[in-house]
RNA sequence: UACCGAAACGGCAAACCUAUCGAAAGGUAGGGACGCAAAGCCACGGGCCUAAUGCAUUUUCGCGAAGGCAGCCGGGUUACCGAAG
Numbered sequence: 001u002a003c004c005g006a007a008a009c010g011g012c013a014a015a016c017c018u019a020u021c022g023a024a025a026g027g028u029a030g031g032g033a034c035g036c037a038a039a040g041c042c043a044c045g046g047g048c049c050u051a052a053u054g055c056a057u058u059u060u061c062g063c064g065a066a067g068g069c070a071g072c073c074g075g076g077u078u079a080c081c082g083a084a085g
Stems, first nucleotide, its partner, number of pairs: 003085001004082002011036002016031006034071001040077003044074003047069004054063002
């Protein structure tokens, strides 16, 4: 230094609750901890979710412009600590 992941200092925070934004998925803030060694960041590939408006339709179902999920898997990128190997 690269892998790796014992310990410690710390860090993040699922479900759920409250407030708020959104049509929704979901986001943000506070509380709260199931977990996490990138559970930091980026929608690039796959995947999943939503579908107000729009298209189609008698209506529903449907389609998908668009949006979301980084705590689904890859990929990219940055980073704390330092046992064993």

The RNA shown here (c-di-GMP-I-GGC riboswitch aptamer) has 85 nucleotides and comes from Evansella vedderi. It was read from a public genome assembly, where an Rfam model found it.